Molecule: Glycine riboswitch aptamer
Organism: Burkholderiales bacterium
RNA sequence: GAGCAGUCAUCUGGAGAGCGGCCGCGCAGUCGGCGGCCCACCGAAGGGGCACCCGGCCUUCCGGCCGGCAAUCUCUCAGGUAAAAGGACAGACGGGGCGGG
Numbered sequence: 001g002a003g004c005a006g007u008c009a010u011c012u013g014g015a016g017a018g019c020g021g022c023c024g025c026g027c028a029g030u031c032g033g034c035g036g037c038c039c040a041c042c043g044a045a046g047g048g049g050c051a052c053c054c055g056g057c058c059u060u061c062c063g064g065c066c067g068g069c070a071a072u073c074u075c076u077c078a079g080g081u082a083a084a085a086g087g088a089c090a091g092a093c094g095g096g097g098c099g100g101g
Stems, first nucleotide, its partner, number of pairs: 007095002010092004018039001020038006040081003046077001047075003053068006
């Protein structure tokens, strides 16, 4: 000096599961919408949990205890179950961009 990653913006793709029941609000009325209660489900916003391994202490040297610690696994708190919105993740494009070698 350049510049991967992490990171930010924009664009694109993006799954799963009841258009559930009852009551109320609102509305000219219906539907949609909102709120409450109930049942059944989903996992890919977020969040919780766990292995190996690492560190520490103890130890009869077999192991024991504590802490750190991953996910698309798991839990289902939150969120979601027509559309819209959201959406892990991926691609494109740019901003910016530490350290080591």